A computed fold for a 1528-nucleotide RNA from Ylistrum balloti, annotated as small-subunit ribosomal RNA.
Its Rfam family is "Bacterial small subunit ribosomal RNA". Rfam links the family to the GO terms structural constituent of ribosome and ribosome.
NCBI's taxonomy places the organism under Eukaryota, Lophotrochozoa, Bivalvia, Pectinoidea, Ylistrum.
Model confidence (mean pLDDT): 82 of 100.
């Protein structure tokens, strides 16, 4: 510090996800040790048991008991012992009175949005026990009471009565420097108030201990007062949560006066008076929450958090209340109410673990009912000491952090085993084994610190008090005490001995292979993997990471500049309010002076400790801890300064405005007027149509339409001018005239003197549609009706037609209300227009210049790009509005508003990993332009109808083997299925095999002939029968065993090779350069031209490659050479006749080599080029004809059955052999052909003319036989030598338009040939038979010249078997004016929501399943509010009833006190009302998701009616239509 993910690719926007750190964590697997921390985050749920607050006998009385002493008594063994009673001394349990403590320490975070907390202050408005300092004092009396005894009640808890008693308990009086309060006076002060004087009131324990004979002294305790320290109460400034779908709240409320109350201020409380107080700088309400130091993350700013430790607060089962006290409204106190729980004799009582342990429940989840007061600290005490679940320790838990170890060195035969393998080897791997060594740790034994300081006390020095003895405090020396603890550390012995796992390995992200599985099982943080070769699942090998841990899950920050102060945006991605006026607020021109505040500087105070950080130090290191510093961060107060902000005072004119003079304009409102058109009415003329459409129909018209003329009526809108012209803030505004009225612009003066800009709320304006009331209604026209179209047509088209459109007055308040661009100011190149003014020059046309408005183009700059560009989307400032992934949704709900329709404000659950913008390359379009092709057109001939042949589908079958399936399968693989082929079926056989190689053992043949069984394969019998040799054996062969063979079994979607097709279409690319952020572009586009990306010209391109063309073959012409088997002109021979013969090399022909054609020449056209048109010459002319040749690629096109091949599968079978059958089936459908339907013909007779090819298991002549297929026989020929009859044509005859002398299917009979074999299932011949068919519907195919059409011939395959295929020649046409249309293709351009690329994408209803949500008759909880009822405990007030020790009084009685009673307040409870928030719910509603459903096809291309926005009506649904608007 970044990375992955939207796309075919790109840039941007934007979300989601990951890598880091942290944790009071939990879960899974695993686990050796130690140290230091931490350990119910859930339920402030409930709790058994034990402990957590006592202490003081030096305050007091009394005492169980013990010891000692004394006295008395009794007994005995009588100097004594024992027992008992009393007294005294010492010790002293339990209980009581009294004092202090119990308000600390410990726990928890429920409540609390508050002076609760933090921070800084105030208290002249206060309190303070114990402690410290100082001063003064401690006088004289009195009455009770608990304990105890006796009695009574009760189950208990406990209570009552009577009697006696003590105090440092209670109480009266005296004293009062000082203090407090009140009153008066004096002085000071502006006052509050302060100081002083006087008067009144207010206090104590003669106690305890030690010493002393005593007086007394000392200490402790006590009283009053002043001060201190520490602690607390109250008040205040500032600071820190969310929601406006909470906007108004408040009656003790705000203030005053008087009183009460408190330690103290205050409505804290009461009475009276006034009507205030708070709030958009967020009151009130609701939700959530203890706050902070800190902790965590981050570069920081920030964000999250408040566990442990520390400070503060609050609470103690829930609610209320007071008492005591210095302090509480009190966790281990009291009273009351409530819930829960325990005991009970049923009458009544007891309790509060959010103390330490522990239990139950809950939960993913959190410990021992431990040891000790040795240390530190606390309470009491004079002290010893007692108490202390505070605390110190130990235990449990890898929960976290830190540290250590699980050995080290040597060790190659690179062992074994595992894994992979191209079978060589590689890897695990110096790893192991083995050898040598060490002993941290472990085990055993021994040794052994520090934590302990000192208390009491003893000694002792000086000091205070005292007359002294002595005593108090302080320094010094000595002086007991260890829970942890079998401690830490150390020593010795033993022995590598006791100790490694977890996660990951597709990318992000370090790290791989094999096997298994086969969209299954599973994985997954995101993208995504898995459908038979998975680096992604599971296992193994190997590797990577961390390590006593490792992963997962959860949470927080980071990355995220993804809420943007640092540090974002708003033309099109989300986002500018529809527009203005203006309030609060924010911001604001120039100069001078001053110096409250900001700001700056300085000084001072605070910011606890711990933490962080920097040093140093202690545990062996570290974590941890100690110590010293600094800093972090904030803030109070004071002084100084004045550039800036602000404020105060004064001034200025540039901003802003006023006035005078001019100017343009569909600016607004009202009234009046006008002509054209339309419709209607009346009348005339006139006659059969009109109207409407793609075509029609509905409709109008013989009752006279349409048309035309005249007259009249009505309403609405204003042609031309007219224009990216004008005006207005926007919406918007258009005939003319008049009246009223707003704004704007210009010029030059004068005046005011910052009066300004923006603008949350607020107010006003605001198209169309719509609503209300009343008018009006010509045309147009939602709805509606009819006619068409259509599969349907709730549409588009047509005929009608109502609201509405118009006017007046009200409402609505929205639009793609758009420049998708808020308002204002300033600055920053130009050029060309339009429009409104001014100035200057000029006679004028015009020119120059200035300013307002409105357009185009463009520099810098900006922008993701498109684009913007002085009218900014540039550069800055001020203010406002708005945005934060897509969907859900502008929906639900609440509120406001409206007559309604609706509008404004406006979520969440859930769901997805995208949604989106701009641009790029393609593809596509019922977009456009240009061009080509037997593509159409023009022609010729067919197919589709019939019969047959052949192939396919389907069906059938034991099997009908398999493949090919739009074009690009279907006379295709197959260029030959009777057996074989053959792969299929049935049956019968074989198992190292029909075929290949090798090894081992045994044997000797193999083969041939014959016989038997059998359908054959096969089995068996007999006969016959070997070669070489170094004598071991070998070749060959049989059997057995094993490696292996074999497979037309699967996968053409694992492949090679080959092939089809687009397409013989003209395209497809690259290097360098250059443009662009980039994908990409350019080149390759453009202007011409061509069959062609063929060539030329131009050009940020210049070149090149694969294609085109050419080079190759053939054909057309000629020349030269050669001349047999071909040829024969001339010469010669011969024949009935024939190149038959001699010969020839002329011709034809054959075969080699050359020539020839190149737009070369001429003319015209084009731009001069390329080129085109025409012509000449030429055998051939513009590629001469034909062929071979097929760019980059597309179709996962075809083929595993030609062949090859990976993987999988079978191995007595999916291999192999044999016989028979099948591939030849047959209701039917399709393709390709043949033959026909006849006279351009059939039949008969006669007569001609080819080319190419083939031939030895062959072609076969002449001859003979047969009606014929053919047979017999065989000359010749391994071929320019021999053989293989050309037919149509032509010449005659006949048939004369018929199902025929056409046509030949089918069938019967008889044969021929091939072949072991023609039954299934061959071809041919003869005789007989003589079907359909009379030119073929929709539709569709081929062909542009030696072509179509027509005619025959040959060959391959082959024993036999072509109507097919491949070749060959014979005869031999018609038409093309052209590119509008159909199909296919090429180039350019345009739109796109497509990229699997239009066979694309995609919308809505309906049906089904699931999910969350909304409404909901109701039902059931929580919360707080208001009014009223009841009214506990208790404080306060009152009190006439009852009781009463201290004081007063002679007494009666009084003062005072208590009980009781009454009243106010008052918790819980109750009733009523409405608010708010949950649970649940019949039913209803839309939404989301889902592999395949139904109906249509709304959108994306002109998406087939351009789309969209607002509104209204309407329809199964998308939607349609009207009206106005927008261009996206």
């Nucleotide at each position: 510090a970044g990375a992955g993910u939207u796309u075919g690719a790109u840039c941007c926007u934007g979300g989601c996800u990951c890598a880091g750190a942290a944790c009071a964590a939990a879960c899974g697997c695993u686990a050796g040790c130690g140290g230091u921390g931490c350990g119910u985050u859930u339920u402030a749920a409930g709790c058994a048991u034990g402990c957590a607050a006592g202490u003081c006998g030096a305050a007091c009385g009394a005492u169980a008991u013990u010891a000692c002493a004394g006295u008395g008594c009794u007994g005995u063994u009588u100097u004594a012992c024992a027992g008992u009673a009393c007294u005294g001394u010492a010790a002293g349990a339990a209980a009581g009175u009294g004092g202090c403590g119990a308000a600390c320490g410990g726990g928890u975070g429920a409540g609390u949005a508050a002076c609760a907390c933090g921070u800084a202050g105030g208290u002249a408005a206060c309190c303070u026990a114990c402690c410290c300092u100082u001063u003064a004092g401690a006088g004289u009396g009195g009455a009770a009471u608990a304990g105890c005894u006796a009695g009574u009640g009760g189950a208990a808890a406990c209570a009552c009565u009577a009697g006696a008693u003590a105090a440092u308990a209670c109480u009266a009086c005296a004293u009062a420097c000082u203090u407090u309060u009140u009153a008066a006076g004096u002085a000071a002060g502006g006052g509050a108030u302060u100081a002083c004087u006087u008067a009144a009131a207010a206090g104590a324990a003669a106690g305890g201990u030690a010493c002393g004979u005593g007086a007394g002294u000392a200490c402790c305790a006590c009283u009053a007062a002043a001060g201190g320290a520490g602690g607390g109460g109250c008040c205040u400034g500032c600071g820190g949560c969310u929601a406006a779908u909470u906007a108004g709240c408040u009656a003790g409320u705000u203030g005053g006066u008087a009183g009460g109350g408190u330690a103290a201020u205050u409505g804290c409380c009461u009475a009276c008076c006034a009507a205030g107080g708070c709030a958009a700088c967020g009151a009130u309400u609701a939700g959530u929450a203890g706050c902070c130091g800190g902790c965590u993350u981050g570069a920081g700013a920030g964000g999250g958090u408040g566990u442990a430790c520390g400070g503060c607060c609050a609470c103690a089962c829930u609610g209320g209340g007071a008492c005591u006290g210095a302090g509480a409204c009190a966790c281990g106190g009291c009273c009351c109410a409530g819930a829960c729980u325990c005991c009970u004799a049923c009458g009544g009582g007891g309790g509060g673990c959010a103390g330490c342990a522990g239990c139950u429940a809950a939960g993913a989840a959190u410990c021992u009912u431990c040891c000790g007061c040795a240390a530190u600290g606390g309470g009491c005490g004079a002290a010893a000491g007692c108490c202390u679940g505070a605390c110190g320790g130990a235990g449990c838990g890898a929960c976290a952090c830190c540290g250590c170890g699980u050995g080290a060195a040597u060790g190659a035969u690179g062992a074994a085993g595992g894994u992979c393998g191209a079978g060589a080897g590689a890897u695990u791997g110096u790893a192991a084994a083995a050898u040598u060594c060490u002993u941290u740790u472990a085990u055993u034994a021994c040794c052994g610190a520090a934590g302990a300081a000192u208390a009491a006390g003893u000694a002792g020095u000086g000091u205070g008090c005292g007359a002294a003895a002595g005593u108090a405090a302080a320094a010094u020396a000595c002086g007991a005490u260890g829970a942890c603890a079998u401690u830490a550390a150390g020593u010795a012995a033993u022995g590598a001995a006791u100790a490694a796992g977890c996660c990951c390995c597709g990318g992000c992200u370090a790290a791989u292979u094999a096997c298994g599985u086969g969209c299954c099982a599973g994985c997954a943080g995101c993208c995504g993997c898995g459908g038979u070769a998975a680096u992604a699942c599971g296992u193994a090998u190997g590797g990577g990471g961390c390590a006593a841990g490792c992963g997962u899950u959860g949470u927080u920050c980071g990355g995220a500049u993804u809420u943007a102060u640092u540090g974002g945006g708003c033309g099109u991605a989300a986002a500018g309010g529809g527009c203005g006026c203006g309030u609060a607020g924010g911001c604001g021109g120039a100069u001078u002076a001053g110096a409250a505040g900001g700001c700056a500087u300085u000084a001072u105070g605070a910011u606890a400790a711990a933490g962080g950080u920097c040093g140093c130090a202690g545990c062996u290191c570290a974590a941890c801890u100690g110590u010293g510093g600094u800093u972090c961060a904030u803030u109070g107060u004071a002084a100084u300064g004045u550039a800036c902000c602000c404020c105060u005072a004064a001034u200025c004119u540039u901003g802003a405005g006023u006035u005078u003079c001019g100017g343009a304009g569909a600016g607004g409102g009202a009234a009046c007027u006008g002509g054209a058109a339309u419709u209607c009415u009346u009348g005339g003329u006139g006659u059969a149509a009109g109207g409407g459409u793609g075509a029609a129909a509905u409709c109008u018209g013989u009752a006279g339409a349409u048309a035309u003329c005249a007259a009249g009526a009505a309403g609405a809108a204003c042609a031309u001018c007219a224009a990216u012209g004008g005006c207005g803030a926007a919406g918007g505004c258009a005939a003319g005239u008049u009246c009223c009225u707003g704004g704007c612009c210009g010029a030059a003066g004068a005046c005011u003197g910052a009066c300004g800009c923006u603008g949350a709320g607020g107010c006003g304006c605001g198209a169309a549609a719509g609503c209300g009331u009343g008018g009006g209604g010509a045309g147009c026209a939602a709805a509606c009706a009819g006619g068409a179209u259509u599969a349907g047509a709730u549409a588009c088209c047509c005929u009608g037609g109502u609201a509405g459109u118009c006017c007046a007055c009200g409402c609505c308040g929205u639009a793609a209300a758009c420049g998708a661009u808020g308002u204002g100011c300033a600055c920053u190149a130009g050029g060309c227009g339009a429009u409104g003014g001014g100035u200057c020059u000029g006679c004028g046309a015009a020119g120059a210049u200035u300013u307002g408005u409105u357009g185009c183009u463009g520099u810098a700059g900006c922008u993701a790009a498109c684009g913007c560009g002085u009218u900014a989307a540039g550069u800055g400032c001020a203010c406002c509005g708005c945005c934060u992934g897509g969907g859900g949704a502008g929906u639900a709900u609440g509120c406001u508003u409206g007559c309604a329709a609706g509008a404004g404000u406006g979520a969440a659950a859930c769901u997805c990993a995208a949604a989106g913008g701009a641009a790029u390359u393609g593809a596509c379009g019922g977009g456009g332009g240009c061009c080509c092709g037997c593509a159409c057109a023009a022609g010729c001939g067919g197919u589709g109808g019939a019969g047959c042949a052949u192939g396919u589908g389907g069906u059938u079958u034991a099997a009908u083997u398999c493949g090919a399936u739009g074009a690009u399968a279907c006379g295709c693989g197959a260029g030959a299925a009777a057996c074989c082929u053959u792969a299929c079926c049935a049956g019968g056989g074989u198992u190292u095999g029909a075929c290949a190689u090798c090894u081992a053992u045994c044997g000797g043949a193999a083969g041939u002939u014959g016989g038997a069984a059998g359908a054959a394969a096969u089995u068996u019998c007999a006969a016959u029968g070997u070669c070489c040799u170094u004598c071991g054996g070998g070749a060959c062969u049989g059997a057995u065993a094993g490696a292996c063979a074999g497979g037309u079994g699967c996968u053409g979607c694992a492949u090679g090779g080959c092939u089809g097709u687009c397409g013989u279409c003209a395209g497809c690319u690259c290097g360098u350069g250059u443009u662009g952020u980039g994908a990409a572009g350019u080149g390759u586009u453009g202007g011409g031209u061509u069959a062609a990306g063929u060539c030329c010209c131009g050009c940020a391109a210049c070149g090149a490659g694969c294609g085109c063309a050419a080079c190759c073959c053939u054909u057309a012409u000629u020349a030269u050479u050669u001349g047999u088997u071909a040829c024969c002109a001339g010469c010669a021979u011969g024949u009935u006749a024939u190149g038959a013969u001699g010969g020839g090399g002329a011709c034809u022909c054959a075969a080699a080599u050359a020539a020839g054609a190149c737009u070369g020449c001429c003319a015209g056209u084009a731009a001069u080029a390329a080129a085109c048109u025409g012509g000449a010459g030429g055998a051939a002319g513009g590629c001469g004809g034909g062929g071979a040749c097929g760019a980059c690629g597309u179709c996962a096109a075809g083929u595993c059955a030609u062949c090859a091949u990976g993987g999988c599968c079978c191995u007595u079978a999916c291999a192999u052999c044999c016989u028979g059958g099948g591939c030849u089936a047959c209701a039917c459908a399709c393709g390709u052909g043949c033959u026909a339907c006849a006279a351009u013909g059939g039949u008969c007779g006669g007569u001609a003319c080819a080319g190419a090819a083939u031939g030895a298991g062959g072609c076969a002549a002449u001859a003979c036989g047969g009606u014929g297929a053919c047979g017999u026989g065989g000359a010749g020929c391994a071929a320019a030598u021999c053989a293989u009859u050309a037919a149509a044509a032509c010449c005659g005859a006949u048939c004369u338009c018929a199902g025929u002398c056409c046509g030949g299917a089918u069938u019967g009979g008889a044969g021929u040939c091939u072949g072991a074999a023609a039954c299934u299932c061959g071809a041919c011949u003869c005789c007989a038979u003589g079907a359909a068919g009379u030119u073929g519907g929709a539709a569709u195919c081929g062909c542009u010249a030696g072509u179509a059409a027509u005619c025959g011939c040959a060959u391959a395959u082959c024993a036999g078997a072509a109507u097919g295929a491949u070749g060959c020649g014979g005869u031999g046409a018609a038409u093309a004016u052209g590119u509008u249309c159909c199909c296919g293709g090429g180039c350019c351009u345009u739109g796109u929501a497509c990229a699997c690329a239009c066979c694309g994408c995609c919308c809505g209803u309906c049906a089904c399943a699931c999910c969350a949500c909304c409404c909901g008759a109701g039902u059931u909880g929580g919360g707080g509010a208001u009014a009223c009822c009841c009214g506990a405990a208790g404080c306060c007030a009152u009190u006439a009833g009852c009781c009463u020790a201290a004081c007063c009084g002679c007494a009666a009685g009084g003062a005072g006190g208590g009980c009781g009673a009454u009243g106010u307040c008052g918790a819980a409870g109750g009733u009523a009302u409405g608010c708010u928030u949950g649970g649940u719910a019949a039913g209803g509603g839309g939404g989301g998701u889902g592999a395949a459903g139904u109906c249509g096809u709304a959108a994306c291309a002109a998406g087939g009616u351009a789309g969209c926005c607002g509104u209204a009506c309407u329809g199964g649904a998308a939607g349609g239509u009207g009206u106005g608007g927008c261009u996206g």